Predicted 3D model of RNase P RNA and transfer RNA as a complex of 436 nucleotides.
[in-house]
């Protein structure tokens, strides 16, 4: 030095001047709405998608199951999670690093298109080899073969030696792999070293399924009060579930009707305000624990609550980056709507650690 | 604010459990016809993107982009 990786940090800043939202106030007016004045506050890392997971709510529920959904190494964090920290085992990359829906396919179903002889209890096109037959030929039939050839994403372990009529885990050493067995480390995923066992077993479960865990539905338009109007009209269901009558006899089931609570649609009214609505799994700064993700404990701090919806506009100075000779210009993404913790995705800019690599002393 | 669904030629639509995107009007060229129109023949022409599982993805799974639709309260 340009490249790469990997983490923090900040999202102008300060007056001045007009204006708007909330909260407290003081003042004026006032049946009540209200006006004015001071002070105090007022967007964001992603408010954004709404992808998880959670407070909060209101309906639902004994219990346990059946459907359906969800996660899928391992140990830890947290309220909780598909997040996060440290780890195992796999990939990538020379390297920092940085990826992984990563249980099961020797539980059972299903698929594997086209080419191929054969795509899953293997198979026999060509080719070896052996027999038998004729018209003896580049021939027919029977048989044994997986060594070689060719298809394919994928073709039933490799090498090499014995062995055969040719071969072949057929038999043996080496070597990978897989099952089991014992032995040390590990909390564990695993890992290591040792034995046996010719065991050689394709893929895909972001196919259906099995296994283990885990989950009621809905969602601030949730839900609670108050006020206004208006034809609590009309028709359809009524499963689960309760209750009351009858048909029906004491009790029980079973069917059946009728009516209810509920519930859909059509019709008919209002489209007003209060509360949920912001002090919280809050934030920061220190000390202790812990590798860390976190955890405690102590001190400080109050940090938007509107409701078509404020958070703004304009001038000065000054500061970083960029253009441009200069005047002077230009500054990413984007705007809270009940609140949190992630995740994702849009995006300026500055610091800091590493990593190979190339220059120069 | 919340909740739901969709996107395949220009336009309307197929595609059985993942296996060569098909069709119907439209466009355009030819041929017929003196010309046009009908009619015949033939062409082009698509899975919103963007990875990810798979030998292979319209189809499966994540992420994003537009479009669409519902949802107020009283009786």
């Nucleotide at each position: 030095g340009g490249a790469g990786u990997a983490g923090g940090c900040c999202a102008g800043a300060u007056g001045a001047u007009c204006g708007c939202g909330c909260g407290c106030u003081c003042g004026c007016g006032u049946c009540u709405g209200g006006c004015g004045g001071g002070c105090g506050u007022g967007a964001g890392g992603a408010a954004a998608g709404u992808c998880c997971g959670a407070g909060c709510u209101c309906c639902a529920c004994a219990g346990g199951g059946c459907a359906g959904g969800g996660u899928g190494c391992u140990g830890g964090g947290u309220a909780a999670u598909a997040c996060c920290c440290a780890g195992u085992g796999g990939g990538a990359g020379c390297g920092a690093u940085c990826c992984c829906a990563a249980g099961g396919a020797a539980a059972g179903u299903g698929c594997c298109a086209c080419a191929g002889a054969a795509a899953a209890c293997a198979g026999a096109c060509c080719g070896c080899c052996g027999g038998c037959c004729c018209u003896c030929g580049u021939g027919g039939c029977c048989g044994g073969u997986a060594a070689g050839g060719g298809u394919g994403a994928a073709a039933c372990g490799g090498u090499g030696a014995g062995g055969u009529a040719a071969g072949a885990g057929c038999u043996c050493a080496c070597c990978a792999g897989u099952g089991u067995c014992g032995g040390c480390g590990g909390u564990g995923a695993c890992g290591c070293c040792g034995g046996c066992a010719g065991c050689u077993a394709g893929g895909c479960a972001a196919a259906c399924c099995c296994c283990a865990c885990c989950c009621g539905g809905a969602g601030c338009a949730a839900g609670a009060c108050c006020a206004a109007a208006u034809a609590g009209g009309a028709g359809g269901g009524g499963a689960g579930g309760a209750g009351u009558g009858g048909c029906c006899c004491g009790c029980u089931c079973c069917g059946c009707u009728a009516u209810c609570a509920c519930u859909c649609u059509c019709g008919g009214g209002u489209a007003g305000g209060u509360c949920g609505c912001u002090a919280g799994a809050g934030g920061u700064c220190a000390g202790c624990g812990g590798c860390a993700a976190c955890g405690u404990u102590g001190g400080c701090c109050c940090c938007a609550g509107a409701g078509u919806a404020a958070u703004g506009a304009u001038c000065a100075u000054c500061a970083c980056g960029g253009a441009g000779c200069a005047a002077u210009c230009c500054g990413a993404c984007a705007g809270a709507a009940c609140u949190c913790g992630g995740c994702u995705u849009a995006u300026g800019g500055c610091c800091u650690g590493c990593u190979a690599c190339g220059g120069u002393g | 604010u919340c909740c739901g669904g969709g996107a395949u030629c220009g336009u309307c639509u197929a595609a059985u459990u993942g296996g060569u995107a098909g069709g119907a009007c439209a466009u355009c060229a030819g041929c017929c016809u003196u010309u046009g129109g009908a009619g015949c023949u033939g062409a082009g022409u698509a899975u919103c993107c963007u990875g990810g599982u798979u030998c292979g993805a319209g189809u499966c799974c994540a992420g994003g982009u537009c479009c669409c639709g519902g949802a107020a309260c009283c009786a």

It holds a member of the Rfam family "Bacterial RNase P class A". Gene Ontology terms of the family: dimeric ribonuclease P complex, ribonuclease P activity and tRNA processing. It is annotated as a ribozyme.
Its mean pLDDT, the model's own confidence on a scale to 100, is 77.